Record summary
The prediction has a mean pLDDT of 75. The RNA shown here (c-di-AMP riboswitch aptamer (ydaO/yuaA leader)) has 164 nucleotides and comes from an Acidobacteriota bacterium. It matches the Rfam family "c-di-AMP riboswitch aptamer (ydaO/yuaA leader)". Rfam links the family to the GO terms cyclic-di-AMP binding and regulation of gene expression. The sequence was found by an Rfam model in a public genome assembly.
RNA sequence: AAAAGUUGAUCACCGAAAGCAGUCGUGUCCUGAACGCUCCUGCUGCGGGGGAACCAAAGUAAUGUUGAAUUACAUCAUUACAGGGGCGAAGCGACAAUAGCCGCGGGGAUAAUCUUUCGUUCCUAGCCCGUCAGCUAACCUCGUAGGUGUGGCAAAGAAGUUAC
Numbered sequence: 001a002a003a004a005g006u007u008g009a010u011c012a013c014c015g016a017a018a019g020c021a022g023u024c025g026u027g028u029c030c031u032g033a034a035c036g037c038u039c040c041u042g043c044u045g046c047g048g049g050g051g052a053a054c055c056a057a058a059g060u061a062a063u064g065u066u067g068a069a070u071u072a073c074a075u076c077a078u079u080a081c082a083g084g085g086g087c088g089a090a091g092c093g094a095c096a097a098u099a100g101c102c103g104c105g106g107g108g109a110u111a112a113u114c115u116u117u118c119g120u121u122c123c124u125a126g127c128c129c130g131u132c133a134g135c136u137a138a139c140c141u142c143g144u145a146g147g148u149g150u151g152g153c154a155a156a157g158a159a160g161u162u163a164c
Stems, first nucleotide, its partner, number of pairs: 011149004018044005025037004045144006055134001059081006066074002083132001084129004091104003095100001105124006113158005118152001
């Protein structure tokens, strides 16, 4: 000197995950003011779930009752088997065979106002409810976390600003 790493700030990315106000506490030598910070509370914004009518939907098999004399069909009951759903882009299929790979589909980045396209590059997880939830006005209710950092002087369009 460079590189790597750590911490803080600014800027930015995934995501709904942001803004304002207030009480107590606390930091800046003491008091006070001012400013800041943590927890909690409330409001706003953003995001999710439940929840009418109408519409949609009504698991399979066996046995028995009823409708109606047989079959079929419908209804009710019992038994056995099988569940179903939510957040999220994270779904389907094939080959494999102990968890990998491929295709289709889906999602993000490619900053410096935004959008789209091309090329490039990644992701396609995880968690939860607990036999229960279709849609759904009124209404009820929950969340507002966590994790990250460079990657094309590419093309086009829109908006705005400045100058003439």